[in-house]
RNA sequence: CGAGCUGGCCGGGCGACCGCGUCGACGGUUCACCUGAACCGUCGCCGAGGAAAGUCCGGACUCCGCAGGGCAGGGUGGUUGUCAACGGCAACCCGGGGCGACCCGCGGGACAGUGCCACAGAGAACAGACCGCCUCCCACGCAAGUGGGCGGUAAGGGUGAAACGGUGGUGUAAGAGACCACCAGCACCCCGGGUGACCGGGGUGGCUCGGUAAACCCCACCCGGAGCAAGACCAAAAGGCCCCGCAAGGGGCUGCGCAGGCGUUCGAGGGCGGCCCGUCCGAGUCUGCGGGUAGGUCGCACGAGCCUGCCGGUGACGGUAGGCCUAGAUGGAUGGUCGCCGAACGGUGCGCCGCAAGGCGCCCGGGAACAGGAUCCGGCUUACAGGCCAGCUCGUCCC
Numbered sequence: 001c002g003a004g005c006u007g008g009c010c011g012g013g014c015g016a017c018c019g020c021g022u023c024g025a026c027g028g029u030u031c032a033c034c035u036g037a038a039c040c041g042u043c044g045c046c047g048a049g050g051a052a053a054g055u056c057c058g059g060a061c062u063c064c065g066c067a068g069g070g071c072a073g074g075g076u077g078g079u080u081g082u083c084a085a086c087g088g089c090a091a092c093c094c095g096g097g098g099c100g101a102c103c104c105g106c107g108g109g110a111c112a113g114u115g116c117c118a119c120a121g122a123g124a125a126c127a128g129a130c131c132g133c134c135u136c137c138c139a140c141g142c143a144a145g146u147g148g149g150c151g152g153u154a155a156g157g158g159u160g161a162a163a164c165g166g167u168g169g170u171g172u173a174a175g176a177g178a179c180c181a182c183c184a185g186c187a188c189c190c191c192g193g194g195u196g197a198c199c200g201g202g203g204u205g206g207c208u209c210g211g212u213a214a215a216c217c218c219c220a221c222c223c224g225g226a227g228c229a230a231g232a233c234c235a236a237a238a239g240g241c242c243c244c245g246c247a248a249g250g251g252g253c254u255g256c257g258c259a260g261g262c263g264u265u266c267g268a269g270g271g272c273g274g275c276c277c278g279u280c281c282g283a284g285u286c287u288g289c290g291g292g293u294a295g296g297u298c299g300c301a302c303g304a305g306c307c308u309g310c311c312g313g314u315g316a317c318g319g320u321a322g323g324c325c326u327a328g329a330u331g332g333a334u335g336g337u338c339g340c341c342g343a344a345c346g347g348u349g350c351g352c353c354g355c356a357a358g359g360c361g362c363c364c365g366g367g368a369a370c371a372g373g374a375u376c377c378g379g380c381u382u383a384c385a386g387g388c389c390a391g392c393u394c395g396u397c398c399c
Stems, first nucleotide, its partner, number of pairs: 001395010012341007020047002023044009049370001053381002056379005061227004068277004073223005078092005093107001094105004108218002113216002115212003130157002132153003136149005165183006184208001186205008231298004239254006256290007269281003305324008345365003349362005
């Protein structure tokens, strides 16, 4: 200098004016009258993201339930750690890719059983004679041989993602783990290393066993349901009943009315979503039609919180000291205008360097990606113009 790999960070900036939302202070108006409540105005603080997104996974929190047992169902899947938890993350193991930095893996079990293996091919799983090779027989031929038949044969060809180990030899009519040597693979045993997944070495055996579990299935471990429209409180409500009153009206309690089905010891229905058994509660319950209320407050912003330093750990992460307070809307705020600066990008512009490709500087134009909270948090995944920093690898040249 060129080509790459990995990790982290940022993701338009400054100023002026106007506007919006929560909160706080002050002032005013109205209502209450006990410190308050609502509305309006002025001032001040704060006011989206690295993904706020998809809602895929895990939790916090809330309600229902808690008498269990079995079956069914769902999820996860190398090992050891980490975490509140996880299908996340870290390190390592194994397999694959790359010269390398490094990257990828939906990574338990295929001798428990069942199923499937397209197309091509003769044959696709306890396989298979299409071509070929070979003994024998028949016919023709002087012969070499040619044609046909009964058989043998998996060495060679051909098909395929895959054809029932590979190479060499012995053997044979031709052949074949039929036999032998070496290699590969599998199972079992022993020794050594590692917490472990696993790795290294030695021996024995039959000589060889296909793939697929994101097919059923088997094994191990885990799993109640619904979700902030969860849920709690206040206010209001039609209709019914009662009381006061001659009446108009007022007050209190309850929380609506009608129809039909099934039920009250011959037990509806409910109690952990499905089924069965068991057990408990039990007089109502289910469906349809019609009507009423549909406002406010809390939940709800101090939290597995954020930043910086130090310590332990290879790391994920843990511990500790100091500092900080950082949106809470609900017809749903976070915007607009102007000025200055500005990255990408464009130019037929100018200058310099270079053999060239091209690079650098100036000038002119241009004017910033993906996208926005709604109970909160930890992850994953997806989208993203462009920029910055750090570490590392390979190639070439120079010292």